A computed fold for a 683-nucleotide part of an RNA from Candidatus Vidania fulgoroideorum, annotated as large-subunit ribosomal RNA, domain II. The prediction has a mean pLDDT of 81. The full RNA is in RNAcentral, with records from ENA. Lineage of the source: Bacteria > Pseudomonadati > Pseudomonadota > Betaproteobacteria > Candidatus Vidania.
Context: one part of a larger RNA
RNA sequence: GUCAGCGACUUACAUUAUUAAGCGAGCUUAACUUCUUUAUAAGGUAGGCUUAGAGAAAUCGAGUCCUAAAAGGCUUAAUAUAUUUUUUUAUUUAGUUUAUUAAUGUAGACCCGAAACCAAACGAGCUAUCUAUGAUCAGGAUGAAGAUAUAGUAAUAUAUAUUGGAGGUCCGAACCCACUAACGUUGUAAAGUUAGGGGAUGAAUUGUGGAUAGGAGUGAAAGGCUAAUCAAGUUUGGAGAUAGCUGGUUCUCUUCGAAAACUAUUUGGGUAGUGCCUUAUAAUAAUAUAUUAGGGGUAGAGCACUAUAUUGCUUAAGAUUUUUUUUCCUAUGCAAUGUAAACUCCGAAUACUAUUAUAUGUUUUAUAAGAGACAGACAUUGGGUGAUAACGUCCAAUGUCGAGAGGGAAACAACCCAGAUUAUAAGUUAAGGUCCCUAAAUGUUAGCUAAGUGUUAAACGAUGUUUAAUAACAUAGACAACCAAUAGGUAGGCUUAGAAGCAGCCAUCCUUUAAAGAAAGCGUAACAGCUCAUUGGUCUAGUUAUUAUGCGCGGAAGAUGUACGGGGCUAAGCUAACUACCGAUACUGUAAAAAUUUAUUAUUUGGUAGAAGAGCGUUCCGUAUAUUUGUGAAUAAGAGAUCUGUGAGGUUCUUUGGAGAUAUCGGAAGUGAGAAUGCUGAC
Numbered sequence: 001g002u003c004a005g006c007g008a009c010u011u012a013c014a015u016u017a018u019u020a021a022g023c024g025a026g027c028u029u030a031a032c033u034u035c036u037u038u039a040u041a042a043g044g045u046a047g048g049c050u051u052a053g054a055g056a057a058a059u060c061g062a063g064u065c066c067u068a069a070a071a072g073g074c075u076u077a078a079u080a081u082a083u084u085u086u087u088u089u090a091u092u093u094a095g096u097u098u099a100u101u102a103a104u105g106u107a108g109a110c111c112c113g114a115a116a117c118c119a120a121a122c123g124a125g126c127u128a129u130c131u132a133u134g135a136u137c138a139g140g141a142u143g144a145a146g147a148u149a150u151a152g153u154a155a156u157a158u159a160u161a162u163u164g165g166a167g168g169u170c171c172g173a174a175c176c177c178a179c180u181a182a183c184g185u186u187g188u189a190a191a192g193u194u195a196g197g198g199g200a201u202g203a204a205u206u207g208u209g210g211a212u213a214g215g216a217g218u219g220a221a222a223g224g225c226u227a228a229u230c231a232a233g234u235u236u237g238g239a240g241a242u243a244g245c246u247g248g249u250u251c252u253c254u255u256c257g258a259a260a261a262c263u264a265u266u267u268g269g270g271u272a273g274u275g276c277c278u279u280a281u282a283a284u285a286a287u288a289u290a291u292u293a294g295g296g297g298u299a300g301a302g303c304a305c306u307a308u309a310u311u312g313c314u315u316a317a318g319a320u321u322u323u324u325u326u327u328c329c330u331a332u333g334c335a336a337u338g339u340a341a342a343c344u345c346c347g348a349a350u351a352c353u354a355u356u357a358u359a360u361g362u363u364u365u366a367u368a369a370g371a372g373a374c375a376g377a378c379a380u381u382g383g384g385u386g387a388u389a390a391c392g393u394c395c396a397a398u399g400u401c402g403a404g405a406g407g408g409a410a411a412c413a414a415c416c417c418a419g420a421u422u423a424u425a426a427g428u429u430a431a432g433g434u435c436c437c438u439a440a441a442u443g444u445u446a447g448c449u450a451a452g453u454g455u456u457a458a459a460c461g462a463u464g465u466u467u468a469a470u471a472a473c474a475u476a477g478a479c480a481a482c483c484a485a486u487a488g489g490u491a492g493g494c495u496u497a498g499a500a501g502c503a504g505c506c507a508u509c510c511u512u513u514a515a516a517g518a519a520a521g522c523g524u525a526a527c528a529g530c531u532c533a534u535u536g537g538u539c540u541a542g543u544u545a546u547u548a549u550g551c552g553c554g555g556a557a558g559a560u561g562u563a564c565g566g567g568g569c570u571a572a573g574c575u576a577a578c579u580a581c582c583g584a585u586a587c588u589g590u591a592a593a594a595a596u597u598u599a600u601u602a603u604u605u606g607g608u609a610g611a612a613g614a615g616c617g618u619u620c621c622g623u624a625u626a627u628u629u630g631u632g633a634a635u636a637a638g639a640g641a642u643c644u645g646u647g648a649g650g651u652u653c654u655u656u657g658g659a660g661a662u663a664u665c666g667g668a669a670g671u672g673a674g675a676a677u678g679c680u681g682a683c
Base pairs, nucleotide, nucleotide: 001683002682003681004680005679006678011107012106013105014104015103016102017101019099020098021097022096023095026049027048028047032043033042034041036039053060054059063074064073065072078091079090080089082087110248111247113245117238118237119236120235121234122233128212129211130210131209132208133207134206135205136204137202139171140170141169142167146163147162148161149160150159151158175199176198177197179196180195181194182193183192214230216226217225218224251615252614253613254612255611256610261274262273263272264271265270276372277370278369279368280367281366282365283364286360287359288358289357290356292354293353294352300346301344302343306340307339308338309337310336311335312334313333318328319327376401377400378399379398380397381396382395383394384393385392406417407416408415421592422591423590424589426588427587428586432582433581434580435567436566437565441579443578444577445576446575447574448573454569460554461553464551465550467548468547469546470545471544472543473542481538482537483536484535485534487511488510489509492506493505494504517532520531521530522529593605594604595603596602616672618669619668620667621666622665626662627661628660636655637654638653641652643650644649
């Protein structure tokens, strides 16, 4: 890992409600007793609930409580008929007991799962320390004190030699340890092997007996060790500890179908009340649109208030100045121009409330019972926060996902289309598409684009090109080009070494003329020289500038490999219009099923948590002294076969098997497995 088996909402009591049954102004027994055919019957009125309420209560009672008393609060047996004036009849007022189911409470309370806590025992054959008594330490080296001898001294001292054999001394086996490396890491080994390493007469090592233990021991102290177990051993018990946590929780079909919010919470991954879902009962309201009537202070707008920003003028004060003037500064006022979530002289659309009408057709509300849920996500819009960042965060409105399949967006919960009862080799459409991959147009008309723009992006830049407009010039010849002219007073005056159109300052006239600046640029030391403006001629029909606009260009650098999904495309790109076609579980047709209903073929039938309903199957019991069965039961097999039910399933057949099995209607449960790092077994 697979297969097989086992494996989780139970039981008791109580409460509440539904349903069913009994009796009913009443209902009912508990313990217990008796009988018998032994689980039934008969008894048993203790007790319980109800028939009346008020009050905190005593208490009173069709009344009672408060009060001095009223008012007041809560409550109250009434109605009809006929006779009749107190009677008759009738109606109304419903509870209670048992069972079923559901939920809740108390219990282990759906199952498995802690780390822990407490008690009592068992452990020091491992290991820690201590204790008693024993044992062990090859060999070699060093050579303390002391002693002796000699020398030496007054005597000591001292020196030399010999002797001696001290030491947590040295080297190094056994023995003890465990510093390094490699191997080993499903090992030879739940700590080893190999090669080196440390201690090796000592605080040494070791045998045997004994002592100390669980909040306790022992510890040359590492929270170490106390039997492969230690920040509190092990075993058994309390014990099914507790687990607001994780995981798991087994057959079918049908109806409806959420929430991820508010409030509270030692509360924020829990729980409770409310909102939202379901079931039952009852009621009749609900929703949409329109009309009418409302309040408002948002969007916008505005500056009349508040706050604030800008400019000009004005005036008082102040500063500056010897003085006058001037200048500066700045309340106030005037004029002009702005800004505002915590400004408003104004002020919508929506939304909300109510009236009336119309439409829809159970959507609404109440009561009773059962829930789930209280981590939400994205998109668009209005806002806060952040950086007008975030698949960010926090509100509000709507939608989708959540709990939603199908088609489109290459792929893609939350985007677009559209809400899947089932079947169908029928049709029509939506979004989106129609060259090929790939179903359908190589469709039509008119434009645009040349960038593969399309098939990513800004400020900014540019004789790209389209369209429109404005202002000019132009057959009295424009724009461009070419051929010419571009002069005189004059080298204007000043300045200057010089200044002659062209360093600089001042002025910038007149003449001739078709036209020509006291000169727009280059140039010279200064002149000169070359252009320009301006004019004529040649030529010939448009030219110049600006604005707006459509589509393009540059700006444009990324990590495996081109990169519109791909091929590829000059349309198979973009704009506008039109027609046809394709295209979904949408709509329609055909056939079938179910739910609801006004009972008609009208509406409906996606669905997680969850509520409700109807069923299938398993084991056992009654039915059953029955039925079935060796003329073959149960069991097993069937990718052999028949019929049947929406399905869980059922029926029959064939083979196997060899002795029981059981309809129907009921009853009772150890009643359904694929998941729990589930348990056991097999492979």